[in-house]
The RNA shown here (transfer RNA) has 84 nucleotides and comes from a Candidatus Omnitrophota bacterium. The source organism's lineage runs through Bacteria, Pseudomonadati and Candidatus Omnitrophota. The prediction has a mean pLDDT of 81. It was read from a public genome assembly.
RNA sequence: GCCGAGAUGGUGGAACUGGCAGACACGCGGUCCUCAGAAGGCCGUGGGCGAAAGCCCAUCGGGGUUCAAAUCCCCGUCUCGGCA
Numbered sequence: 001g002c003c004g005a006g007a008u009g010g011u012g013g014a015a016c017u018g019g020c021a022g023a024c025a026c027g028c029g030g031u032c033c034u035c036a037g038a039a040g041g042c043c044g045u046g047g048g049c050g051a052a053a054g055c056c057c058a059u060c061g062g063g064g065u066u067c068a069a070a071u072c073c074c075c076g077u078c079u080c081g082g083c084a
Base pairs, nucleotide, nucleotide: 001083002082003081004080005079006078007077010026011025012024019067027045028044029043030042031041032040046057047056048055049054060076061075062074063073064072
């Protein structure tokens, strides 16, 4: 240099054919249980603004297509693999 795969909350990781982003698990917070703890049960858990209702933002970065993009197209960054 060329080709291919990948980058998603605090972590691992899912998302079918473009149609509620974050399922599920871990972690964390609250609570129950206990003399106390561990284990276990139940509830909650992306960010910002707001009194609330709600609104806005968020899938590596930027742009495009579309009513609608993690998903399709273009440019770039980084990681892994192959070829030279």